[in-house]
Context: one part of a larger RNA
RNA sequence: UUGGGCGUAAAGCGUCCGCAGGUGGCAGUACAAGUCUGCUGUCAAAGGUCAAGGCUUAACUUUGGACAGGCAGUGGAAACUGUACAGCUAGAGUAUGGUGGGGGCAGAGGGAAUUCCCAGUGUAGCGGUGAAAUGCGUAGAGAUUGGGAAGAACACCAGUGGCGAAGGCGCUCUGCUAGGCCAAAACUGACACUCAGGGACGAAAGCUAGGGGAGCGAAUGGGAUUAGAUACCCCAGUAGUCCUAGCCGUAAACGAUGGAUACUAGGUGUAGCUUGUAUCGACCCAAGCUGUGCCGUAGCUAACGCGUUAAGUAUCCCGCCUGGGGAGUACGCCGGCAACGGUGAAACUC
Numbered sequence: 001u002u003g004g005g006c007g008u009a010a011a012g013c014g015u016c017c018g019c020a021g022g023u024g025g026c027a028g029u030a031c032a033a034g035u036c037u038g039c040u041g042u043c044a045a046a047g048g049u050c051a052a053g054g055c056u057u058a059a060c061u062u063u064g065g066a067c068a069g070g071c072a073g074u075g076g077a078a079a080c081u082g083u084a085c086a087g088c089u090a091g092a093g094u095a096u097g098g099u100g101g102g103g104g105c106a107g108a109g110g111g112a113a114u115u116c117c118c119a120g121u122g123u124a125g126c127g128g129u130g131a132a133a134u135g136c137g138u139a140g141a142g143a144u145u146g147g148g149a150a151g152a153a154c155a156c157c158a159g160u161g162g163c164g165a166a167g168g169c170g171c172u173c174u175g176c177u178a179g180g181c182c183a184a185a186a187c188u189g190a191c192a193c194u195c196a197g198g199g200a201c202g203a204a205a206g207c208u209a210g211g212g213g214a215g216c217g218a219a220u221g222g223g224a225u226u227a228g229a230u231a232c233c234c235c236a237g238u239a240g241u242c243c244u245a246g247c248c249g250u251a252a253a254c255g256a257u258g259g260a261u262a263c264u265a266g267g268u269g270u271a272g273c274u275u276g277u278a279u280c281g282a283c284c285c286a287a288g289c290u291g292u293g294c295c296g297u298a299g300c301u302a303a304c305g306c307g308u309u310a311a312g313u314a315u316c317c318c319g320c321c322u323g324g325g326g327a328g329u330a331c332g333c334c335g336g337c338a339a340c341g342g343u344g345a346a347a348c349u350c
Stems, first nucleotide, its partner, number of pairs: 003322004007304002012318001014201004021194003025088002028085004033081002035077009049065006091191001092188003096183004103177007110154001114150008125136002162169002206247006215241002220236004258317006266295011299306002323350003332343004
């Protein structure tokens, strides 16, 4: 609990889709629900207020008048909101012509490296460390040459470069598929924005079933170090990492910055496209749009910093915060095979 806030102090849902709800472009006509306004009724008395009066005054008190505002009825106004009707094209969408991309899914192919196996050459070491040892090796290792197998990842290109809503995506080719951008302005004619609840997607780890298993490697064993060493270092090494199907639904899921629209100095990189100047042509150069960076004006900010990709100036919608600990705990409910997740207190204490 009126408010003030949410980059870093508490606070933006991980992301998107989207019903209800909230909000909504330009111009016209009608209505009059909201809105504005006149009149009437009513809102007891007391109290409050104004005027006059009564107690010597005051407090106190008597009489009379008026009032904001609410509700109801009735008459009017029509700018704004709303509703109805008929329109417009600047928002939004569709079609057309181009264009770039590690966007997604599936299939096929490739080379380097690693490990293992077979064979040749060859002999005493190899490996590892701060130094060593465990380990491997005369049953021939390591090194080197040839052949074969397997799995995983794709050097260079590679770039604060590209794509995607986010998670994320990187060897090559093919097929299927989604979205973006640019140009011109053909079509629809506000069809839009946001979105509680709901739904979908969602790294890694983990789980279930079946495969696979080269390298790496929780756990574990051994060697060292050390006072100890359940570690850091070394030698091994299981789950896992990989594939298929299904769960889980969380992350410093970060730009620690919700989405949409409009406006507000510039400079300089870079990516895509278009137009123009120029040219034989392509570059170069200039302008425009879209994205992605850096610097910076005004402004903002507690400062740091942000600064047309805003944290500036405004509007709309959603989410969230409200001292620290207790605690993302307990209890309940929902979800899950489980692990656990979602929702989420209080006592007490400072």
Source information
Predicted 3D model of a 350-nucleotide part of an RNA (small-subunit ribosomal RNA, central domain) from an uncultured bacterium. The coordinates come from a structure-prediction model, not an experiment, and the mean pLDDT is 87.